[in-house]
RNA sequence: GCCGAGGUAGCUCAGUUGGUAGAGCAUUUCCCUGAAGAGGAAGGGGUCGCCGGUUCGAGCCCGGCCCUCGGCA
Numbered sequence: 001g002c003c004g005a006g007g008u009a010g011c012u013c014a015g016u017u018g019g020u021a022g023a024g025c026a027u028u029u030c031c032c033u034g035a036a037g038a039g040g041a042a043g044g045g046g047u048c049g050c051c052g053g054u055u056c057g058a059g060c061c062c063g064g065c066c067c068u069c070g071g072c073a
Base pairs, nucleotide, nucleotide: 001072002071003070004069005068006067007066010025011024012023013022019056027043028042029041030040031039049065050064051063052062053061
């Protein structure tokens, strides 16, 4: 340099005929306990890598760039 995969919550990841962004773990509060752990209930947390474009509407489609991983050279 070329090709491919990926970038979404603190972490691991879902979300594909474009139509209000989710799960598990973690975290906070409460219940339970003598106290804690386990268990149960409720809640908070996101400029969907960045910049543009298409569209009434973009995490999703198109272009450019950045980063990670793999392959080729």
Molecule: transfer RNA
Organism: uncultured bacterium